[in-house]
RNA sequence: UUCUUAUCCAGAAAGACCGAGGGAUUUGACCCUAUGACGUCUUGGCAACCUGUCUCACGAUAAGGUGCCACAUUCAACCCGGAAACGGGAAAGAUAAGUA
Repeated sequence: UUCUUAUCCAGAAAGACCGAGGGAUUUGACCCUAUGACGUCUUGGCAACCUGUCUCACGAUAAGGUGCCACAUUCAACCCGGAAACGGGAAAGAUAAGUA
C1' cells in the first nucleotide's frame, strides 16, 4: 500500500523548544493562532481495539502493542426527504484487528 470487519454523540494537558501558519485532501464557510497556534520533546492523562492477568460467564484490570488528549470526523459539495430550517445516507477520512 490492497482488501475485509468493527467503531467514530463520551473521555483526557501542563512544562520546555520553535516561530507562522493550523483544523486530512480541493473549493467555500466557520474556528484556532505572535496573550505563540501547528509541530517536536518531556512529564502527565484518557480510552479499552489486540495481547496479558483475574472470572464459568458477563465483566474487571491497565502490565504489554497501538491510538488519542480545542471546538470536532466542524459544516457544505454527491444522493434521498423537506417550501425552508433541517434530517437521513453515501463518499472520503481516522483508529484498531485481520489479510495479500
A computed fold for a 100-nucleotide RNA, annotated as SAM riboswitch aptamer (S box leader). It matches the Rfam family "SAM riboswitch aptamer (S box leader)". About the family: The SAM riboswitch is found upstream of a number of genes which code for proteins involved in methionine or cysteine biosynthesis in Gram-positive bacteria. Of the family's consensus pairs, 94% are formed in the model.